A computed fold for a 1473-nucleotide RNA from an uncultured delta proteobacterium, annotated as small-subunit ribosomal RNA.
[in-house]
RNA sequence: AGAGUUUGAUCCUGGCUCAGAAUGAACGCUGGCGGCGUGCCUAAGACAUGCAAGUCGUACGUGAAAGUAGCAAUAUGAGUAAAGUGGCGCACGGGUGAGUAAUAGUUGGAUAAUGCGCCUCCUCGCUGGGGAUAACCAGGCGAAAGCUUGGCUAAUACCGAAUAGUCCGAUCUUAACUUCGGUUUCGAUCGGUAAAGCCGUAAGGCGCGGGGAGAGUAGUCCAAAUCCCAUUAGCUAGUUGGUAGGGUAAAAGCCUACCAAGGCAACGAUGGGUAGCUGGUCUGAGAGGACGAUCAGCCACACUGGAACUGGAACACGGUCCAGACUCCUACGGGAGGCAGCAGUUAGGAAUUUUGCGCAAUGGGGGAAACCCUGACGCAGCAACGCCGCGUGAAGGAUGAAGGCUUUCGGGUUGUAAACUUCUUUUAGCAGGAAAGAACACAAUGACGGUACCUGCAGAAAAAGCACCGGCUAACUCUGUGCCAGCAGCCGCGGUAAUACAGAGGGUGCAAGCGUUAUUCGGAAUUACUGGGCAUAAAGAGCGCGUAGGCGGUCUAAUAAGUCUGAUGUGAAAUCCCUGGACUCAAUUCAGGAAGUGCAUCGGAUACUGCUAGACUGGAGUGCAGGAGAGGAGAGCGGAAUUCCUGGUGUAGAGGUGAAAUUCGUAGAUAUCAGGAGGAACAACAGUGGCGAAGGCGGCUCUCUGGACUGUAACUGACGCUGAGGCGCGAAAGCGUGGGGAGCAAACAGGAUUAGAUACCCUGGUAGUCCACGCCGUAAACGAUGGAAGCUAAAUGUCGGAAGUUCUUACCCUUCCGGUGUCGUCGCUAAUGCAUUAAGCUUCCCGCCUGGGGAGUACGGUCGCAAGAUUAAAACUCAAAGAAAUUGACGGGGGCCCGCACAAGCGGUGGAGUAUGUGGUUUAAUUCGAUGCAACGCGAAAAACCUUACCUGGGCUUGACAUCUGGUGCUAUCCGGUGAAAGUCGGAGUUCCCUUCGGGGACGCCAAGACAGGUGCUGCAUGGCUGUCGUCAGCUCGUGUCGUGAGAUGUUGGGUUAAGUCCCGCAACGAGCGCAACCCUUGCCAUUAGUUGCCAGCAUUAAGUUGGGCACUCUAAUGGGACCGCUUGCCGAUAAGGCAGAGGAAGGUGGGGAUGACGUCAAGUCCGCAUGGCUCUUACGCCCAGGGCCACACACGUACUACAAUGCCCGACACAGAAGGAUCCGAGACCGCAAGGUGGAGGAAAUCACCAAAGUCGGGCCCAGUUCGGAUUGGAGGCUGCAACUCGCCUCCAUGAAGCCGGAAUCGCUAGUAAUGGCGCAUCAGCUACGGCGCCGUGAAUACGUUCCCGGGUCUUGUACACACCGCCCGUCACAUCAUGGGAGUCGUUUGUACCCGAAGUGCGCGCGCCAACCGCAAGGAGGCAGCGCCCUAAGGUAUGAGCGGUAACUGGGAUGAAGUCGUAACAAGGUA
Repeated sequence: AGAGUUUGAUCCUGGCUCAGAAUGAACGCUGGCGGCGUGCCUAAGACAUGCAAGUCGUACGUGAAAGUAGCAAUAUGAGUAAAGUGGCGCACGGGUGAGUAAUAGUUGGAUAAUGCGCCUCCUCGCUGGGGAUAACCAGGCGAAAGCUUGGCUAAUACCGAAUAGUCCGAUCUUAACUUCGGUUUCGAUCGGUAAAGCCGUAAGGCGCGGGGAGAGUAGUCCAAAUCCCAUUAGCUAGUUGGUAGGGUAAAAGCCUACCAAGGCAACGAUGGGUAGCUGGUCUGAGAGGACGAUCAGCCACACUGGAACUGGAACACGGUCCAGACUCCUACGGGAGGCAGCAGUUAGGAAUUUUGCGCAAUGGGGGAAACCCUGACGCAGCAACGCCGCGUGAAGGAUGAAGGCUUUCGGGUUGUAAACUUCUUUUAGCAGGAAAGAACACAAUGACGGUACCUGCAGAAAAAGCACCGGCUAACUCUGUGCCAGCAGCCGCGGUAAUACAGAGGGUGCAAGCGUUAUUCGGAAUUACUGGGCAUAAAGAGCGCGUAGGCGGUCUAAUAAGUCUGAUGUGAAAUCCCUGGACUCAAUUCAGGAAGUGCAUCGGAUACUGCUAGACUGGAGUGCAGGAGAGGAGAGCGGAAUUCCUGGUGUAGAGGUGAAAUUCGUAGAUAUCAGGAGGAACAACAGUGGCGAAGGCGGCUCUCUGGACUGUAACUGACGCUGAGGCGCGAAAGCGUGGGGAGCAAACAGGAUUAGAUACCCUGGUAGUCCACGCCGUAAACGAUGGAAGCUAAAUGUCGGAAGUUCUUACCCUUCCGGUGUCGUCGCUAAUGCAUUAAGCUUCCCGCCUGGGGAGUACGGUCGCAAGAUUAAAACUCAAAGAAAUUGACGGGGGCCCGCACAAGCGGUGGAGUAUGUGGUUUAAUUCGAUGCAACGCGAAAAACCUUACCUGGGCUUGACAUCUGGUGCUAUCCGGUGAAAGUCGGAGUUCCCUUCGGGGACGCCAAGACAGGUGCUGCAUGGCUGUCGUCAGCUCGUGUCGUGAGAUGUUGGGUUAAGUCCCGCAACGAGCGCAACCCUUGCCAUUAGUUGCCAGCAUUAAGUUGGGCACUCUAAUGGGACCGCUUGCCGAUAAGGCAGAGGAAGGUGGGGAUGACGUCAAGUCCGCAUGGCUCUUACGCCCAGGGCCACACACGUACUACAAUGCCCGACACAGAAGGAUCCGAGACCGCAAGGUGGAGGAAAUCACCAAAGUCGGGCCCAGUUCGGAUUGGAGGCUGCAACUCGCCUCCAUGAAGCCGGAAUCGCUAGUAAUGGCGCAUCAGCUACGGCGCCGUGAAUACGUUCCCGGGUCUUGUACACACCGCCCGUCACAUCAUGGGAGUCGUUUGUACCCGAAGUGCGCGCGCCAACCGCAAGGAGGCAGCGCCCUAAGGUAUGAGCGGUAACUGGGAUGAAGUCGUAACAAGGUA
């Protein structure tokens, strides 16, 4: 410090996720030791048991018993224990965080508005009396708890009196200070108010009272800041203030009465939710964010609610009273209790410890002290809960052991790891020794603990796991599994070769731990103060006016609030940081320092901001002089057009559409002319022209009226900008009332279109559109760009005004100001783009945004007559949604161009019959593959057996075939039985080759395994080969340049070409694979060579037969030839090139072939071959016989033959090329009607043989199912073959089917082509060949042209597509699941208001009953108590509201869910933008 994830790729926006640190944690696996810490986060649920607050006899009065001794009295126990009165303590310490959003905590102040036990210091005192009461004794009641009557008694308990003050109160008085309220102070008078004793022989000590001071502590007040919700906007009657009284330690509505009507609130009152606050802790670079366990400070609470008493202090955790809930005891009458103290139990929960030891230390209470008490505390126990430290050995050791894993079988790896050798002993274990902590003159005193620590002993001995290994993220292979099982933090893995699942080997990381889960911060600049944005990504309010608020021009003076600076106080300790010390180190701990960015006070500075005062004119405004304008409101006027009405002319149609129809018209339409009515809108001018804040504004005239601009420089003197709330304006549609209504036109009706058509089109047509008044308040209200001010290049239009110039007059021109456009530099931007009218550089103010969906929705509020508007969530769900640009692909987008693509032609297919292939069906099997073009006369250039892979049956198991080992035999071959054959059983037979004679090799048989074998699967694991786009003209690279980048440029453009062919231009310059050429063939010529070829002339023959010749043809080798080269002309840029011409055998790549760029289709092929993996192994292998691949209701493809006269039949005659030929081609001759047969000349071939048909000539047929056509069937034959039944071909005789030119649709072909005619070859015994591949003969027609169909190329455009339009994608319905709104109600909870009732208790009143202290001789009084009443009041009750939550028949939408239904709304002009 970043990374992954949206895309084909890119850049940006933006969310999600990860890596880090942390925790009072929990869970899983594992676990050696020690130190120091930490340990109910949930039920402030309920609690058994024990302990947690007592102490004092030096305050006081009482005062045992057991036991012991004794016969007993008695003594002792013992003035002990014990209870009681009294004093102090129990308000500390300890726990918890329920409540509390301010009666709280924090920081700083105030108390001149206050209190104080114990402690310290100073000062003055403690005289003299009185009356009770508990304990105790006696009696009574009760189960108990306890209560009660009578009697006795003491005090440092209680009560008078005396004395006293600088104490308290009242009145007066003096001075100082003062915030003018008071505070402090000098004095006088009057009144009030104290005390206690104990110990000690004594000294003295401890105590008690009054006053003062201190320390510390407590109360109260003020200021500031302290969570969320405005879908909480108004709250408040003791409320705000005053007066008087009460009350408190103390100010105060704290309380009461009266008076006034205030007080709080947008700087957030009131209400609701949540929460103890802080020092600090975690995180972070910091600023911040989250948290508030342990430790420390404060607060609150103590079963729930209320209340007071005592006291210095409580409204009191281990006190009291009352009410309530709960638990327990009970004799049923009544009683008792409060672990949020320490342990512990139970419940809850993912989850949190021992009913331990000790007061030795520290601290606390009591005491004069000894001492007692102390679950505070010190220790121990449990728990890897955390942090820290240590160990599980160290060194050597290569046959790189064995084993494991893997392998390309060579090896590699585990791995110096182990074994083995040498060494060490931390920790644990055993034994011996042994602390500090102790401080109290001395002595005594240790829970921890025989612990830390030290020494010795034995022995490598007892001690390693967990997670991960696709990317992020360090670490890879094998096996299993087969979208299953499973994984997953995100992206995503898994559908037979998974580095992602599971296991294993290996590796990586951390380590007594490791992972997971949860939570917090970080990364996240993803709430942006530091430090973000708003044209298009989320985001500028529709526009203005303006309140509060924020901000504000120039100069001077004063002030010092902000600001800056210094000092002082405070900011507790601990923590963090630095330095040093102590535990062996560390964690931990101790000491010192720094820090604590804060608050307060005092002093200083005065630039800036503020405040105050004065001045200025530049901002702003006023005046004056002008012109421009669809600016607004009202009234009036005008012409054109549509429609309607009346009349005339006139006749059959009109209208409408892609085409039609509905509709109108013979009752006279449309058309045309004249006249009239009425409403609405204002053509041309008209213009990125004008005006207005926006919405918006358009005929002409008049009236009223707003604003801007130019010029001038007289006036005011900062009067300004923005603007939360607020107010106003605000298109269209819509609503209300009343008018109006020509045209247009939602709804509606009809006609079309369509699969449907509730649409698009047509004919009609009502609201509405118009006017007046009133609502609504929204729009893509858009420049998707808030307002104001300043600054920052040029250029060029246009509107308004002015100045200059011009005979002061028109135009032009120059300059200035204001508006409105285009283009563009800097700059900005993710890019597109913006660019003085900023989206640039700055300032001020407002509004708004924070992933997509849910949703601008629900609920609530406000507004509205309604429609609805406005404000505005959550649950749930996804890992994206999105912006701009790029490359492609696509478009029922555009431009250009090409192709038998269309068109123009010729001939076909589709109809018939047959052949053949396929689908389907059938079958024991009908083997398998190929399936749009690019499968279907395809693999198959030959299925009767074989082939053959399929089926049935019969057999074999190291195998039909290969290699290796051992043994054996010498082999061939023949015969017999059996069998369908394969085979099997038996017999005969004995002669392989080489040799160094040892043996070796070949062959056969037997045996055992290694292995063979598979046309079994996967073409989606592959190689190779092939098809296709397409013989289309394209596909790329290097360097440079441009762009943040993907990419672009080059390759685009202007021409041209068959061509990215060439030329020109150009930030490109070059290059490669393609194109072309080079190759083959064909067309012309030449040279060479003439046999088997040829024959001009000579000779010869039946015949180029022979002699002869090689001129010609031909053959086959080498060359030439064609290049827009020439010329002239034209076109073109003078180029490339094109058009035409000459010459030429051939003319513009001459014709044909071979040749197939980068790539696409997971195209085809595992059954040609090869091959990974899987699979079968007496079978999915191998052999054999028979059958099947040939089936047949049908459907399709490809062909053949035809339907006839341009034909058919018969006879005669003529002319090829190419190819093959020895198990072959086979002549002449003979036989047969023929297929064919007999026989065999010649020929390993330019030598021999095989060899044409259409055609030509002559004849017949005469338009018919025929002398067309030949299917089918019967009969007779031939050929091949072991064998023609299933299932071959051919011949002859007979038979003579469909068919008379073929619907929708569709195919081929542009010249030696189509069409037509025959011939040959491969495969092959034969053949289903009418197929395939070739050859030659005869030999056309047509192309205006590129609008349309199909395919392709290129440029451009749009895109929501990229698996790329066979794309993407929307909504209803149906099903399942989930969350949620409404809902008759119903249940719970919180809270308000009104009223009823009202415990305990304080206060007040009464107090006729009762009473010791004082007064009084007494009666009685003062005073007090019980009791009663009143006010207040907890709980409770009734009624009625409000808020929140749960639940609910039914219902609404929403989300999600591989293959449901209906359509096709959007994305391309998405087919109606």
Source information: The coordinates come from a structure-prediction model, not an experiment, and the mean pLDDT is 84. Rfam family: Bacterial small subunit ribosomal RNA. Gene Ontology terms of the family: structural constituent of ribosome and ribosome.